About this RNA
Predicted 3D model of a 76-nucleotide RNA (c-di-GMP-I-GGC riboswitch aptamer) from a Candidatus Aerophobota bacterium. Model confidence (mean pLDDT): 84 of 100.
[in-house]
């Protein structure tokens, strides 16, 4: 270095509640804390959700890959 995930700082933030947005699936903020070692970040490729108007539409990166990034250093 790189694989890995023991510690210590120290992030992150599910359900639930509050306001607001949105038809809706969900979203922002804030409270919360179930968990997460990429619970950083990209809808790019399979999922799953929604689906009123118009339709190659919209949402989940806390579903799995992939890509890009990235704090600490015990064992091995």
């Nucleotide at each position: 270095a790189g694989u890995c995930g023991a510690a210590a700082g120290g992030g992150c933030a599910a359900a639930c509640c509050a306001u607001c947005c949105g038809a809706a699936a969900g979203g922002a903020u804030g409270g919360g804390g179930c968990g997460c070692a990429a619970a950083g970040c990209u809808a790019c490729a399979g999922a799953c959700c929604c689906g009123g108007g118009g339709a190659u539409g919209g949402g989940u990166g806390g579903c799995u890959g992939a890509g890009c990034u990235a704090c600490c250093g015990a064992a091995a």